[in-house]
RNA sequence: CCGCGACAAUGGCAAAGCCGCCGAAAGGCGUCGACGCAAAGCUUCCGGUCUACGGGUGUUGCACCUACGACAGCGGGGUUACCGAA
Numbered sequence: 001c002c003g004c005g006a007c008a009a010u011g012g013c014a015a016a017g018c019c020g021c022c023g024a025a026a027g028g029c030g031u032c033g034a035c036g037c038a039a040a041g042c043u044u045c046c047g048g049u050c051u052a053c054g055g056g057u058g059u060u061g062c063a064c065c066u067a068c069g070a071c072a073g074c075g076g077g078g079u080u081a082c083c084g085a086a
Base pairs, nucleotide, nucleotide: 004084005083012037013036017032019030020029021028022027035073041079042078043077045076046075047074048071049070050069054066055065056064057063058062
């Protein structure tokens, strides 16, 4: 330095939920809170999943299709990084 990840050490992040706000929704942000995470740091390039304001279609109090919306804690990729047992 690279790989790897321990009943090591210092720490870090924060699920569900509550309250408040934004949003048509999915969801996001903040407070509290911890299910977990060795990248659960960052990043939508690929796949996947979610929503459908709007648009389209139809048998039109509705139904279906559709991402330019969302999910990085769904995988893969890219990139950065603490520690140092085997």
This is a predicted structure of an 86-nucleotide RNA (c-di-GMP-I riboswitch aptamer) from a Gammaproteobacteria bacterium.
Its Rfam family is "c-di-GMP-I riboswitch aptamer". Rfam links the family to the GO term cyclic-di-GMP binding.
NCBI's taxonomy places the organism under Bacteria, Pseudomonadati, Pseudomonadota, Gammaproteobacteria.
The coordinates come from a structure-prediction model, not an experiment, and the mean pLDDT is 90.